[in-house]
Context: one part of a larger RNA
RNA sequence: GCCUGCGAGUUAAUGUGUGCUGCGCAUGACUAAAAGCGAUGAGCUUGGAGUCGAAGGGAAACCGAGUGUGAAUAGCGCGUUUGUAGCACGCAUUAGACCCGAAGCAAGGUGAGCUACCCAUGAGCAGGGUGAACUUUCUCGAAAGAGAGAGGGAGGCCCGAACCGUUGAGCCGUUCAAAACUCUCGGAUGACUUGUGGGUUGGAGUGAAAAGCUAAUCGAACCUUGUAAUAGCUGGUUCUCUCUGAAACAACUUUUGGGUUGGCGUCGUAUUGAUUGAUGUUUGGGGGUAGAGCACUGGAAGGAUUAGACAGGGCGAAAGCUCGCUAAUCCUAUCAAACUCCGAAUACCGUCUGCGUUAUACGGCAGUUAGUACGUGGGGGCUAAGCUCCACCGUACAAAAGGAGAAGAGUCCGGAUCUCAAGUUAAGGUCCCAAAAUAUACGUUAAGUACAUCACAAGGAGGUGGAAUUUCCCAGACAAUGAGGAUGUUGGCUUAGAAGCAGCCAUCAUUGAAAGAAAGCGUAACAGCUCACUCAUCGAGAGAUUCUGCGCCAAAGAUAAUCGGGGUUUAAACGUAUUACCGAAACUGAGGACUUGGAGUUCCUUCGGGAAUUUCAAGUGGUAAGAGAGCAUUCUGUUCGCAAUGAAGCUAAAGGGGUGACCCAUAGUGGAGCGUUCAGAAGAGAGAAUGCAGGC
Numbered sequence: 001g002c003c004u005g006c007g008a009g010u011u012a013a014u015g016u017g018u019g020c021u022g023c024g025c026a027u028g029a030c031u032a033a034a035a036g037c038g039a040u041g042a043g044c045u046u047g048g049a050g051u052c053g054a055a056g057g058g059a060a061a062c063c064g065a066g067u068g069u070g071a072a073u074a075g076c077g078c079g080u081u082u083g084u085a086g087c088a089c090g091c092a093u094u095a096g097a098c099c100c101g102a103a104g105c106a107a108g109g110u111g112a113g114c115u116a117c118c119c120a121u122g123a124g125c126a127g128g129g130u131g132a133a134c135u136u137u138c139u140c141g142a143a144a145g146a147g148a149g150a151g152g153g154a155g156g157c158c159c160g161a162a163c164c165g166u167u168g169a170g171c172c173g174u175u176c177a178a179a180a181c182u183c184u185c186g187g188a189u190g191a192c193u194u195g196u197g198g199g200u201u202g203g204a205g206u207g208a209a210a211a212g213c214u215a216a217u218c219g220a221a222c223c224u225u226g227u228a229a230u231a232g233c234u235g236g237u238u239c240u241c242u243c244u245g246a247a248a249c250a251a252c253u254u255u256u257g258g259g260u261u262g263g264c265g266u267c268g269u270a271u272u273g274a275u276u277g278a279u280g281u282u283u284g285g286g287g288g289u290a291g292a293g294c295a296c297u298g299g300a301a302g303g304a305u306u307a308g309a310c311a312g313g314g315c316g317a318a319a320g321c322u323c324g325c326u327a328a329u330c331c332u333a334u335c336a337a338a339c340u341c342c343g344a345a346u347a348c349c350g351u352c353u354g355c356g357u358u359a360u361a362c363g364g365c366a367g368u369u370a371g372u373a374c375g376u377g378g379g380g381g382c383u384a385a386g387c388u389c390c391a392c393c394g395u396a397c398a399a400a401a402g403g404a405g406a407a408g409a410g411u412c413c414g415g416a417u418c419u420c421a422a423g424u425u426a427a428g429g430u431c432c433c434a435a436a437a438u439a440u441a442c443g444u445u446a447a448g449u450a451c452a453u454c455a456c457a458a459g460g461a462g463g464u465g466g467a468a469u470u471u472c473c474c475a476g477a478c479a480a481u482g483a484g485g486a487u488g489u490u491g492g493c494u495u496a497g498a499a500g501c502a503g504c505c506a507u508c509a510u511u512g513a514a515a516g517a518a519a520g521c522g523u524a525a526c527a528g529c530u531c532a533c534u535c536a537u538c539g540a541g542a543g544a545u546u547c548u549g550c551g552c553c554a555a556a557g558a559u560a561a562u563c564g565g566g567g568u569u570u571a572a573a574c575g576u577a578u579u580a581c582c583g584a585a586a587c588u589g590a591g592g593a594c595u596u597g598g599a600g601u602u603c604c605u606u607c608g609g610g611a612a613u614u615u616c617a618a619g620u621g622g623u624a625a626g627a628g629a630g631c632a633u634u635c636u637g638u639u640c641g642c643a644a645u646g647a648a649g650c651u652a653a654a655g656g657g658g659u660g661a662c663c664c665a666u667a668g669u670g671g672a673g674c675g676u677u678c679a680g681a682a683g684a685g686a687g688a689a690u691g692c693a694g695g696c
Base pairs, nucleotide, nucleotide: 001696002695003694004693005692006691011095012094013093014092015091016090017089018088019087020086021085022084023083028052029051030050034046035045036044037043056063057062066078067077068076069075098236099235101233105226106225107224108223109222110221116200117199118198119197120196121195122194123193124192125190127159128158129157130155134151135150136149137148138147139146140145163187164186165185168183169182170181202218204214205213206212239630240629241628242627243626244625249262250261251260252259253258263368264367265365266364267363268362269361270360271359279354280353283350284349285348291342292340293339297336298335299334301332302331303330304329305328306327307326308325312323313322314321315320371397372396373395374394375392376391377390378389379388380387402413403412404411417592418591419590420589422588423587424586428582429581430580431566432565433564437579439578440577441576442575443574444573450568451567459553460552463550464549465548466547467546468545469544470543471542472541480537481536482535483534484533486510487509488508491505492504493503516531519530520529521528593620594619595618596617597616598615599614600613601612602611603610604609631685633682634681635680636679637678640675641674642673649669650668651667652666655664656663657662
């Protein structure tokens, strides 16, 4: 891991509600213990003690269909008759209370054969080195004493086996081993090691102290018991079909991942075959939001006038002038969630009327109280976030499948009762992958721009289309080509030089079709080449500006790229318009099923109603949850049956029936019991719980 089996809302008491049954309508309902009878049984009969009910109100006295409060004859509060017993089911409370799961707490015991320390009594420590005290001999010395030799054998001394330990590394790490092995290393006459016997223990011992050790267990051992401790926590909780169908909000909470109450769900009863509710129309209201405005409150820009302070800067001898400051008024142009002279749309409260079925009250049972995205209006944040916090009786998901969006909870379309070799559409699409237009008409784009978004800025540009304004133009424009572009003069000054062209000043005149005392290049200065300007050739448009469509550059990222891909250029891109077609579980068609309601028919009836059936209409996605109807298993009673001419069980498969859980039949195997009807009772349904046991 798989298979098989086991595995979770039970039982009792009390309360409460619903259904059914018995009795009853105050001459109410029921018995308990016990007793008697019976067979020591099943049961039957006594038994009214007691409980509930028939009257309530008040703290009570007490009064009583009333009573309490109160001065009250007022007002207000609570009252002003229907039960009782049993059975079943729902829920609550108390109990282990749906099941499994702690770490822990307490009590009583068992442990020092491991280990810690202690006591008693024994044992062990190869070999080598060093050479203390002390003794003695000799020498020197006046002495004190000094030196040398020999002996001696001290030490938590040195080196190093046994022994004790375990520093570092390797190895092992489903191991040889729940701490070993190999090399290396520390101590090795001592605070040494060790045998045997004995002592000390659980809030206690022992500890050269690490919260170490106390039998592979220690920041409180182990065993049993209290004990099914408790768990606002996690996990699990077993058959089917039908009807309805939430919440993730508010208040309070040592409360925030838990509760209680309300809200929202469901079921019943009543209002009722009538009113409310929802929605559309009519009509009447109040408002201070969006917007707008500056009349108030404040902010802020420019200008003008007046006044003040002389606190200031500059000029001036002073008067004063000028710059500036403060305040007020006026003009122009403005800003505001906590401004308003104004002021919508919606929304809200009524009203009239249509549509047609909700709504309200009371009661039983819940679940929910971690929400999420999108759209819109806002606060916070950076007008960041797949961010966060509100609002909308918003939409969807949650609890919703199908189609579109390449893929994709929350976007778009649309809400799946079942069946179909039928049709029509929505969103979205129609070259191929891939169903349907290589459709039509007119434009744009040349960048593969683009072909859904993400994905792009400021700035730049004779890319190109459109619209508008304006200037020149057959008296010849613009471009191109040919020719001219001169003279006084090298203007004056300056300068080494300055001749149109370093710089300063002036910028006239003449001839002319035209030609600047020169707009550039150039020279040391000249020279030289162009330009403005003019003529000729040519022959019809040319230039400037503004707005706008589509494109271009700007444009750099981390594994190999891409519109989903291929690919696409008068398009398969973009814009405008049109007609076809495709396209979903939507709608339609055909045929079934069920639910609810209406109208009939038949049968039964305790006259309340119930069952069957025909037809019409509406409906039938669904998590938590509520309500209803069934299937299967074991046992008991009952009815009717099967079985060695083969029960149960098992195996097989493409048999039959039922919406389904399931039921029936057939064949083989098997070898002794089994089923049906109507009731009853439950150890009553497994795929999950790191479930338990067994097998493989």